[in-house]
RNA sequence: GAUUUAUAAAGAAGCGUGGAGAGACAGGCUCUUAGAAACGCUAGCAACCUCCUGAAAACAGAAAGGUGCUAAAUCCUGAUCCGAUCUCAAUUGGGACGGAAAAUAUAAACC
Numbered sequence: 001g002a003u004u005u006a007u008a009a010a011g012a013a014g015c016g017u018g019g020a021g022a023g024a025c026a027g028g029c030u031c032u033u034a035g036a037a038a039c040g041c042u043a044g045c046a047a048c049c050u051c052c053u054g055a056a057a058a059c060a061g062a063a064a065g066g067u068g069c070u071a072a073a074u075c076c077u078g079a080u081c082c083g084a085u086c087u088c089a090a091u092u093g094g095g096a097c098g099g100a101a102a103a104u105a106u107a108a109a110c111c
Stems, first nucleotide, its partner, number of pairs: 001111001003109006013042005021031003025078004043070003048066003052061003074103001080100004085096004
């Protein structure tokens, strides 16, 4: 880096260094010199993997270790498809809403 599977409307902060960006991308809209990104320390959330417990898989619990995460629904929308819902038009169509999918992120396995 590719592929597969699972999850994503919940949850969770301070300090130091630093000095202008950040929220994947595009369009918006937000955060930010009352200090962005990045790095470090401590704390916390969570429960994907290891480990431990309940009786063994599933399931449940715990949270020592490996990650991850700690503004806003993955901040909102975004290829494409579906809908027995609502609505405009009268037309085979359009809009709203909902769902799937895609994209992105994280974990594990594997190449």